[in-house]
């Protein structure tokens, strides 16, 4: 240089173009003399600009960042 794949929550992961979830871990209450463990519950996200569409995590395009493959 050229091609492929990857970015969602504090991690680790899901999600026919139509309400964005789980476990984890964090708060918060209950329960325990206490802490841990339980139990109930609450917060928090789509890398970044744009185009398509009645509508984008999703489809196209361009940039970033990781990661791979050829030369």
């Nucleotide at each position: 240089g050229c091609c492929c794949c990857c970015a969602u929550a504090a991690c680790u992961c899901a999600a026919c173009g139509g309400c964005a979830g789980a476990g984890u871990a964090a708060c918060u209450g209950c329960c325990u003399u206490u802490u841990a463990a339980g139990c109930a519950g609450u917060a928090a996200g789509u890398g970044a600009a744009g185009g398509u569409u009645c509508g984008a995590u999703u489809c196209c395009u361009u940039c970033u960042g990781g990661g791979g493959g050829c030369a």